[in-house]
Formats: sequence, structure tokens, C1' cells
RNA sequence: GAAGUAAAUCGCCUUAUCGCUGUUUCGAUUUAUCGAGAUGGAGGAAAGUCCGAACACCAUAGUGCAACAUAGUGGUUAGCAGCCACCAGCCGAGAGGUUAGGAAAAGUGCAACAGAAAGUAUGUACAGGUAAUGCUGUAGUGAAACCAGGUAAACUCUAUGUGGUGCAAUGUCAUGUAAACUAACACUUGAGGGCUGCACGCUCGAUGUUAGAGGGUAGACAGCUAAAGUGUAUUGGUAACAAUGCAUUCAGAUAAAUGAUAAGGGCUCCUUGGAGUACAAAAUUCGGCUUAUAGAUUUACUUAGAAA
Repeated sequence: GAAGUAAAUCGCCUUAUCGCUGUUUCGAUUUAUCGAGAUGGAGGAAAGUCCGAACACCAUAGUGCAACAUAGUGGUUAGCAGCCACCAGCCGAGAGGUUAGGAAAAGUGCAACAGAAAGUAUGUACAGGUAAUGCUGUAGUGAAACCAGGUAAACUCUAUGUGGUGCAAUGUCAUGUAAACUAACACUUGAGGGCUGCACGCUCGAUGUUAGAGGGUAGACAGCUAAAGUGUAUUGGUAACAAUGCAUUCAGAUAAAUGAUAAGGGCUCCUUGGAGUACAAAAUUCGGCUUAUAGAUUUACUUAGAAA
């Protein structure tokens, strides 16, 4: 120099005019609302909905069977199938990457083609041996050919574990007065509900099913953004991470706001004039995983072979 491995950051900018929306100050205004000013307004994945939790409501009594999940050892975390470290297997020359990493003597299953034959099965060719027999060995085919080994992301076995529903949760207010009425059947000797599914058991407990006739409503507000938050320094730790100090607040829409126009500039590519500017858009919030991504920058590490 070149090629690679791991991690991190940016991913268009400025000005002007007009428009939308949150908070807040002032004024007008009975409220609604209007005007002026200040200050904010879409991501690293907001995507997928694959895991885990916070929060809300309904529950909490186990026992047995089933279903599902996890699977080397330890640490971390609110928790996890995440992350970190070590060990092991496999890949790579290496930095590194990857693993659904327990058990094949509890049992069942599976292995195309080739080969004589794929399991307590088989006898092709050659050699040795026997009273006799594939009795013994070599060759050949194949991934695998001497009570075979392989495979469990095949069924299974072992160990450990597992409440449900999800912001369309849930709560308050308004409207309305009707969770009311009629008929039949069931029912406190227990309707109906709950405990992952089923059975037993336990627990709360008065309505339930079918048919008929008929009233009100689809609204407003809360939940709704101060969070296990973010940045930084010190200490402890190999690290993930933890504790403490200082600083900071960075969307809360509700049929869905976060924009449109104009001019100039940056970067990339082709050549004198053009083209392009990635993937993409919040809806309760957060921690992960997976997928998509034009390009630019930075840090650390590796280097087989060849040339100078």
C1' cells in the first nucleotide's frame, strides 16, 4: 500500500414567506374561541409483532394427568430464549464468527443411490481353515459393513419451570332511566364465575338458557408521557453492569399535527453541463432479537502468499 475483523458516530445544511400542532405569558372574551410573543414538535430501526417486563382489571389451594417453554458452567438485569465471561464442538491462515451445547445401555423410528448385503442383517471376488457351516481375513461399494456406529431443529426420556386478557386494558362523568317487562324450563340438594387445559378438590355466589316485545347510547375527559430516562465524571468489576456526584427534559396527535414553496450551498457520480441525495414515518411505555439501509467519518486489531 492492499485486503479483512470488531465497535461507534453522522446520514443533508442555511435563509425568507405562508401553514399545522403541544406547553406557557399577556390581552379581548360569559365559556367556546380569537390575536400577539416565547419555546418545543417523527427513528436507528418508529418496521416485524418474535421474546420479556412495567402498568390496569379478574383471581390466587392444592393433587394428579396433559400441553408448552428452557437445556455446558457462572455472572448481570425489573425480567428474558437477551447481554458478558469461561469451557466445548464446528468454520477461518488470523483478528474473529457461529451453536435449539442434557440423554443414543429406557424404548421406537430414519438413512436416497451404490453395493451381494444397511442390522443381531449379508455372503460378490480372492486367500486361509474345517467332518461340515460366512468359521477367519483381505478387496470392492458406500457417509456408515466384526452382538455396528450416526441421528433427538425425529418421536421420546431426564432436570427445571409456566395464571389470563391487553391502552380497543381500565376508570370517571354526561345522556337515558329500562341490567327493567312477558312466557317456558333449570336452580341455594348450588345457576354462573375463578384457579394455563382436563378431572377431583377448593373458593366467591343468585341468577342462567330459549322465545317475544321494546328503551337509551356510539359522546366528553382521564389513562397520555419524568421514564428500570438521557449525557458525563469518579469508584468497583476482565466485561456485561452496579453505586455515587453533577447536568438535563428532548412529540403526545385522536381520524390522526410534526409541513409546503423559492433561492443558495454541502456530499456522491458522469463529464462542462447534467443526474442523484439511502431505508423509511410515532399512537401506553420500556429492555432485547430479527429484517431493510445511497454513502461518509473515526478508533482498535489481523495479515497466509507474492512484489518493492
This is a predicted structure of a 308-nucleotide RNA (Bacterial RNase P class A) from uncultured Algibacter sp. The sequence was found by an Rfam model in a public genome assembly. It matches the Rfam family "Bacterial RNase P class A". By type it is a ribozyme. From the family's description: Ribonuclease P (RNase P) is a ubiquitous endoribonuclease, found in archaea, bacteria and eukarya as well as chloroplasts and mitochondria.